[in-house]
Formats: sequence, structure tokens, C1' cells
RNA sequence: UUCGAUAAUAGCAAACCCAUUGAAAGAUGGGGACGCAAAGCUGCGGGCCUAAUGAAAUCAUUCUAUGGCAGCCGGGUUGCCGAAA
Repeated sequence: UUCGAUAAUAGCAAACCCAUUGAAAGAUGGGGACGCAAAGCUGCGGGCCUAAUGAAAUCAUUCUAUGGCAGCCGGGUUGCCGAAA
């Protein structure tokens, strides 16, 4: 640097349930494992979710991130074990 086994040692933890929190999306903790070789960290680019606030309105609704998602795809950054060169 590239790769990830039928190797070893560890790690994380989807859905769902409970509690707390939040306007919501979601987050945190506990239980739980569908998966993950960066499912560590980072909203930088794209994408997605929400719409309190603000705006529009035919008063049906619609738009809006300053709120989120890193387990959607890229980028950046750090790193365990092993294999090959």
C1' cells in the first nucleotide's frame, strides 16, 4: 500500500419493547440482535426525515433548518488483528 479467511482476540448493535427527552424528526439509557472490517469520529458535497419558527394561501394546505440522519452514497480524518506485496 492493497485485501479480509473456513484464523484468533476484542468491538459495535437494526427492528421491536421500556424509561427519559423533544413541537416533530430524532436523541440518550436499559433490554434485544438484523446486520457491520471502520456500523470509530466528522453535516464538507449530494441525498433523505421533521416543520417548532417564519412566509404564502383558494384557509384544504404548501414552502421554509436555525433541528436531525454518519446503519443512504461520496469526501476528510484516526485506528485493532491477520494475509499478500
A computed fold for an 85-nucleotide RNA from Bacillus yapensis, annotated as c-di-GMP-I-GGC riboswitch aptamer. It was read from a public genome assembly, where an Rfam model found it. Its mean pLDDT, the model's own confidence on a scale to 100, is 87. Of the family's consensus pairs, 91% are formed in the model.